[in-house]
RNA sequence: CUUGAGCUUAGAGUUUGAUCCUGGCUCAGAACGAACGCUGGCGGCAGGCCUAACACAUGCAAGUCGAGCGCGCCUUUCGGGGUGAGCGGCGGACGGGUGAGUAACGCGUGGGAAUUUGCCCAGGGGUCCGGGACAACUCAUGGAAACGUGAGCUAAUACCGGAUGAAGCCGGGAGGGUGGUACCUUCUGGCCAAAGAUUUAUUGCCCUUGGAGAAGCCCGCGUUGGAUUAGCUUGUUGGUGAGGUAAUGGCUCACCAAGGCGACGAUCCAUAGCUGGUUUGAGAGGAUGAUCAGCCACACUGGGACUGAGACACGGCCCAGACUCCUACGGGAGGCAGCAGUGGGGAAUAUUGGACAAUGGGCGCAAGCCUGAUCCAGCCAUGCCGCGUGAGGGAAGAAGGCCUUAGGGUUGUAAAGCUCUUUCGCCGGUGACGAUAAUGACGGUAACCGGAGAAGAAGCCCCGGCUAACUCCGUGCCAGCAGCCGCGGUAAUACGGAGGGGGCUAGCGUUGUUCGGAAUUACUGGGCGUAAAGCGCACGCAGGCGGAUAUUCAAGUUGGGGGUGAAAGCCCGGGGCUCAACCCCGGAACUGCCUUCAAAACUGGAUAUCUUGAGACCGGGAGAGGAUAGUGGAAUUCCCAGUGUAGAGGUGAAAUUCGUAGAUAUUGGGAAGAACACCAGUGGCGAAGGCGGCUAUCUGGACCGGUUCUGACGCUGAGGUGCGAAUGCGUGGGGAGCAAACAGGAUUAGAUACCCUGGUAGUCCACGCUGUAAACGAUGGGUGCCAGAUGUCGGGGAUCACAGAUUUCCGGUGUCGAAGUUAACGCGUUAAGCACCCCGCCUGGGGAGUACGGCCGCAAGGUUAAAACUCAAAGGAAUUGACGGGGGCCCGCACAAGCGGUGGAGCAUGUGGUUUAAUUCGAAGCAACGCGCAGAACCUUACCAGCCCUUGACAUGCCCGUUACGGAGAGUGGAGACACUUUCUUUCAGUUAGGCUGGACGGGACACAGGUGCUGCAUGGCUGUCGUCAGCUCGUGUCGUGAGAUGUUGGGUUAAGUCCCGCAACGAGCGCAACCCUUACUUUCAGUUGCCAACGGUUUGGCCGGGGACUCUGGAAGAACUGCCGGUGAUAAGCCGGAGGAAGGUGGGGAUGACGUCAAGUCCUCAUGGCCCUUAUGGGCUGGGCUACACACGUGCUACAAUGGCGGUGACAGAGGGCAGCGAACCCGCGAGGGGGAGCGAAUCCUUAAAAGCCGUCUCAGUUCGGAUUGUACUCUGCAACUCGAGUGCAUGAAAGGUGGAAUCGCUAGUAAUCGCGGAUCAGCAUGCCGCGGUGAAUACGUUCCCGGGCCUUGUACACACCGCCCGUCACACCAUGGGAGUUGGUUUUACCCGAGGACGGUGAGCGAACCCGCAAGGGAUGCAGCCGGCCACGGUAGGGUCAGCGACUGGGGUGAAGUCGUAACAAGGUAACC
Repeated sequence: CUUGAGCUUAGAGUUUGAUCCUGGCUCAGAACGAACGCUGGCGGCAGGCCUAACACAUGCAAGUCGAGCGCGCCUUUCGGGGUGAGCGGCGGACGGGUGAGUAACGCGUGGGAAUUUGCCCAGGGGUCCGGGACAACUCAUGGAAACGUGAGCUAAUACCGGAUGAAGCCGGGAGGGUGGUACCUUCUGGCCAAAGAUUUAUUGCCCUUGGAGAAGCCCGCGUUGGAUUAGCUUGUUGGUGAGGUAAUGGCUCACCAAGGCGACGAUCCAUAGCUGGUUUGAGAGGAUGAUCAGCCACACUGGGACUGAGACACGGCCCAGACUCCUACGGGAGGCAGCAGUGGGGAAUAUUGGACAAUGGGCGCAAGCCUGAUCCAGCCAUGCCGCGUGAGGGAAGAAGGCCUUAGGGUUGUAAAGCUCUUUCGCCGGUGACGAUAAUGACGGUAACCGGAGAAGAAGCCCCGGCUAACUCCGUGCCAGCAGCCGCGGUAAUACGGAGGGGGCUAGCGUUGUUCGGAAUUACUGGGCGUAAAGCGCACGCAGGCGGAUAUUCAAGUUGGGGGUGAAAGCCCGGGGCUCAACCCCGGAACUGCCUUCAAAACUGGAUAUCUUGAGACCGGGAGAGGAUAGUGGAAUUCCCAGUGUAGAGGUGAAAUUCGUAGAUAUUGGGAAGAACACCAGUGGCGAAGGCGGCUAUCUGGACCGGUUCUGACGCUGAGGUGCGAAUGCGUGGGGAGCAAACAGGAUUAGAUACCCUGGUAGUCCACGCUGUAAACGAUGGGUGCCAGAUGUCGGGGAUCACAGAUUUCCGGUGUCGAAGUUAACGCGUUAAGCACCCCGCCUGGGGAGUACGGCCGCAAGGUUAAAACUCAAAGGAAUUGACGGGGGCCCGCACAAGCGGUGGAGCAUGUGGUUUAAUUCGAAGCAACGCGCAGAACCUUACCAGCCCUUGACAUGCCCGUUACGGAGAGUGGAGACACUUUCUUUCAGUUAGGCUGGACGGGACACAGGUGCUGCAUGGCUGUCGUCAGCUCGUGUCGUGAGAUGUUGGGUUAAGUCCCGCAACGAGCGCAACCCUUACUUUCAGUUGCCAACGGUUUGGCCGGGGACUCUGGAAGAACUGCCGGUGAUAAGCCGGAGGAAGGUGGGGAUGACGUCAAGUCCUCAUGGCCCUUAUGGGCUGGGCUACACACGUGCUACAAUGGCGGUGACAGAGGGCAGCGAACCCGCGAGGGGGAGCGAAUCCUUAAAAGCCGUCUCAGUUCGGAUUGUACUCUGCAACUCGAGUGCAUGAAAGGUGGAAUCGCUAGUAAUCGCGGAUCAGCAUGCCGCGGUGAAUACGUUCCCGGGCCUUGUACACACCGCCCGUCACACCAUGGGAGUUGGUUUUACCCGAGGACGGUGAGCGAACCCGCAAGGGAUGCAGCCGGCCACGGUAGGGUCAGCGACUGGGGUGAAGUCGUAACAAGGUAACC
């Protein structure tokens, strides 16, 4: 929504490392009078200037009637007919357009009484007698024209007079009647009509009654935003009287009164036509008011009336104004917001079409005429709806394209080829309905029939997530994309292209707008402790809400009936176009308003009663509640005096300052002002702010007890009023201490600060102002209800064992907690729980509590309070980390305690820098720098210069040739690579005997080779580091909405997350430990090349025989486990001490490196994706370079000397290495070395240990220290020592250097220090590296501090994680905005001036046909022109209000790339932060 059954209500992305919440932004949907981009076959139905109510050329859009009238002309069959301009009638108030104005009785809805109404319908009645003109026309005349002027003639359904008049109107009388002078009846006086025409049947005309339809007026309710618009109003509000109108009425006027409207929003400003409806939505609501329909308003702008039934009139008039046009310059004409059309504006909106055939309108008796209303056609994919662009079948899964892991996959049954069909379109034919007589613009249209032929007919957007759809290439933070989040810096599903895919389809996207989603204004349906949000607090007018009982009324409420709610639309049912869109018929609905009847529970009104809410009364006690006056002691400072002497004071340390003119200290006396120690307490009082010595006086409130009185008197409270810390202001006092500003001293890079010394306002009092605070419980007030436990303050009751205890009731004030609640934290009878009532406040962050305006204030300022612009977040709570100049516990050569160094010197080596043709490249805090490099003269070598090669130095495949290849030598050219010639030697394997096969070499073309070229931020592998630190995790369970937590925390203990105990945890894994190697002890086995105790030999050498005892070697085994004892601890784990033992609490050392961190290192070890080079970035060679040298740094060596140097003498290792090797003895040389060649592939041979020790000398000096540097002569390796090797001798040695500034490194025992030995690499070349042994210390109180680390906890605005984050000025650029001397314009208003036209009033001496008098002349009357008056549009002058534009200059704000200065905040942020 529906009678009902039933139908309807969808979310996602984005703040974080992650989470929950709050909250904004964005998207998916639908709609459109749309526009733009790309594309476009047909038809039906609709729609089509949203902008300039801008200006309009041209044509058409309102005429008609001869049956009202005369005249002119044409025609005639003489009957007449036609036509023109006029008089006259009706219609031009409808139809059509537009939305400027209007916030209004304008519209909508429902009512009302004081009205009018041409044509139409119905009823009644009438239509008699007269009269005078004016157009046309004629003549004259003015004007360019438009248009007139004068004189004369004439008709009428034109005009005028009279008669009649039921009814009507006006006046009067009488009666009935009433609240009433309302109304009714009756009598009487006065007033008002008319038109004829003709075909003789009609139709007009007049009066009147009623109706229909139409119009005017009044009222209730509804109808945008702004209070930064709060007061408005003088015809204003009402009355009386009059005028006016069709009619009520201040509508107008005179007089009287002083009212009327407004917080329930007057007035003012801005915006706007209103409605049925349309659109969206589940609905409630929101937005909107094109087309269609109703109403209103307008017609170039402003004003005005005339005519008329109706207008203040779109295609009428007058005036004014602007504009346009004509003109003979004198004067005239015009009004498309009718239909077409033009210009203009704009993103944008159509034909100067056909027809009156239909529907309708005007006129007419009618025929008919007119009708840009209307019906049709044209243009436009603008929308909705329908149809088509083919159907079947077709795998060699064709070709081509794209991708590829190279196999294939995909486009794809798609195509081709085969078989069919013909809707739409095309061609030809028939041919409507719309009109039941005639008449068809549409229209030869719709429809039907026939024909040919797949023929003529597909695009657009998207493919990172939201959101359906993925690959390649190009590009390289560029070009670009983007709705939000965000993509792009060399492997982009996000840019551009392609292939493929997805979506929709004659359309598809984009843009704009509206609703939705948005519960994101919350009525349905939100919130306010910390996210935005409770007024600082109270009193209180209005308002809102309100206890119990009874009666009554019926406003709200509920039910029934009646009226209305236009049609169309929406919905339901049915019908018509082949369907649909569309159209037709019927129903329902239109949730509303009015009216009537009824009910009386609830709310409300009235009345009466009540006591529980509220208040009063009586009796008590508590209290820093308030105000005033008085009073007290301690302290501080000052003054006086005494004692007393050199300092005092102050700080992190100092200084400024005070003091020999006597300070500080101390004693006595005095003065002054301010504040009140202890008591003192999450104690008390107060509404809050706030209140603290004591006493008195005055005074407010609350509480307890009694239950005496009143009888709902209550709660809240917009505006309003009062109170309101501190600061500040005014006037006058006061001023001890403290202390903004200020001064000085320090600190510092600076220090306008923190610290110190001073010090003025102020702080105090009186009176007045300010009115704000993190005015906080960040929690408005009131009432009721919903577990407890425990403390404390005030009062009361009960009981008892009575200084008191226990228990209980009421009122306050705290803590913890059930339920419940919360995003969580938390709250929890003092609610943030469950409900009701009232008030205040919020709606993303910034801009900003700012600007402007108003109000308040002396000022400072307060209060109220925006916008432009900008961002995609800003936030709350909690979680895990990380961090802290937070805390606790603990460890480490981390500090401390020691020993020795580095930093100073010379040299070596590496690096930076510089240089260079090149000084190849990498490594960069620790964790780069004697690192890659365990060894650059060539080679290495990657670099540079020059010269060469191009299938290549190397691999695989193909073809041809040769048959070995190769080795040795010689010659020529060349720097060499290489090229050419030549001599000698050797002549591959298989074989089917074929260069047939394999191999090799040479030549050739092409696939390819090659690259130490780039990317370590594309990677594998390997490595460094935190760190050998003790940690890192999982399963199940439990807790939490969740991230997560628990376990892993806690108490002990350990080197250890090691172990024990406890525990919502129980277990487990990777780490720790152990298992492995080595060393230290023993046993056993074995015994050569090792060993030698005993025995023998001996050349005296374990040399030989021999031996396995010992040393040793290398296999096996044992041994150490807190096992034992004591103490301690908790009876545990463990710790301390002891015994035994070679070794004692992991015995020493090594290997072993958890999850991970550093985009750590390496593409130059290797491997590898991508990119790049291909006669070169590949390959070869010669030479050079990597070795440079104003300088800076790292790591080392050697020293500076006496614990030493030199000379002499001289003992003792271990672990290694050795055939292109180690090389003995012996000889030569001063020496490096040379000759030599025994032995050894090695427990066999070779490879010198040094320091130490002993003796001597030197005697503190640039030396007998130190050895750089240089000269010279040599040695060795090597093809070759120039650049550029190592070593030796001699000489040089006044080279520096005399123990090293700030700073900094290593080490805890066989360690540091010191001494030498060996090895790898290697032709040669270590001060480096890796090992080996010899000699061999000192110290550790301890954990405050520095560094690093572990665990727990705390804070956090950090998460790229403190090398974090982040603030403000200044400088630059851009943007919007405030102020601003002024200036320009709009709008509104006040006063005054002017005053067209017009109606009204007056006048009307000029004019003057109808009627009257009169024979006439003439007069009178109605009237006209003119004039006067008030009203009034436009215009003018002066002054206000308000809005907008511009504006030199100026203020702050926002945003920007890696600018400048500092460091304010986040940690105790280094001075806690904030108001």
Molecule: small-subunit ribosomal RNA
Organism: uncultured bacterium